[in-house]
Molecule: transfer RNA
Organism: Spirochaetes bacterium ADurb.Bin110
C1' cells in the first nucleotide's frame, strides 16, 4: 500500500424475520411507596437507523459508491 469477510440502530449495551408502525434493557425525568435514602412499582421524554446516490407504491433491511472500526490474506 492493495484484496477479501464482519460491524456501524435512543447517552450506553443490543433486537429488529421474507421490504410494509423505528424497538428492548440500562441509564435519565416525574410520580407513588418510605421517618429519608435504597430498593421495588407506574408513567414519560430521547433516533436524519455511519454518508451520499439508486431501486421500489413503500428501505433499517436490497444495489453502488465513501467514511469509521474489527479480523485476515499478500506485498
Nucleotide at each position: 500500500u492493495g484484496g477479501g469477510c464482519c460491524g456501524c440502530u435512543a447517552g450506553c449495551u443490543c433486537a429488529g424475520c421474507u421490504g410494509g408502525c423505528a424497538g428492548a434493557g440500562c441509564a435519565g425525568c416525574a410520580g407513588a411507596c418510605u421517618c429519608u435514602u435504597a430498593a421495588u412499582c407506574u408513567g414519560c421524554g430521547g433516533g436524519u437507523c455511519g454518508a451520499a446516490g439508486g431501486u421500489u407504491c413503500g428501505a433499517a433491511a436490497c444495489c453502488u459508491u465513501c467514511g469509521c472500526g474489527g479480523c485476515u490474506c499478500a506485498u